[in-house]
Molecule: transfer RNA
Organism: Thermothelomyces thermophilus ATCC 42464
RNA sequence: GCCCGCAUGGCUUAGUGGUAGAGCGUGUCACUAGUAAUGACAAGGUCACUAGUUCGAUUCUGGUUGUGGGCA
Numbered sequence: 001g002c003c004c005g006c007a008u009g010g011c012u013u014a015g016u017g018g019u020a021g022a023g024c025g026u027g028u029c030a031c032u033a034g035u036a037a038u039g040a041c042a043a044g045g046u047c048a049c050u051a052g053u054u055c056g057a058u059u060c061u062g063g064u065u066g067u068g069g070g071c072a
């Protein structure tokens, strides 16, 4: 330099056009003499950034940034 993949709560991740779920973690409550475990509830996401397509974009397209890999 060229090519390919990835970017979604604190962490690991699901989600192939119709307002984003799960596990772990966190908080509160219940249970206990107390702790752990367990159960219930809750908070936490401008879906990396930017532009385009569309009635509608996490999803499709271009560009940028970061990151991983391949070729030379």
Base pairs, nucleotide, nucleotide: 001071002070003069004068005067006066007065010024011023012022013021018055026042027041028040029039030038048064049063050062051061052060